The prediction has a mean pLDDT of 80. Predicted 3D model of a 71-nucleotide RNA (transfer RNA) from a Minisyncoccota bacterium. Taxonomically the source falls in Minisyncoccota (Bacteria, Bacillati). Rfam family: tRNA. Gene Ontology term of the family: triplet codon-amino acid adaptor activity.

[in-house]
């Protein structure tokens, strides 16, 4: 410099146009003498700017960043 891939929740990861989801964690109450296990229930997320669409976490461009290949 050139190209591939990859970005979803506090963590690990499903979701390839039509209400974003699971575990594990965090908070709240149950149950327990406590505190764990268990059971309820809440709360929290699509990397950034555009752009196609009635509708974009999906699909196009461009940046950020991360991995890897050529040179």
């Nucleotide at each position: 410099g050139c190209g591939a891939c990859u970005a979803u929740a506090g963590u690990u990861u499903a979701g390839u146009g039509g209400u974003a989801a699971a575990a594990c964690g965090a908070c709240g109450g149950g149950u327990u003498g406590u505190g764990g296990u268990c059971c309820c229930g809440u709360a929290g997320u699509c990397g950034a700017g555009g752009g196609u669409u009635c509708a974009a976490u999906u699909c196009c461009c461009u940046c950020u960043a991360g991995u890897c290949g050529c040179c």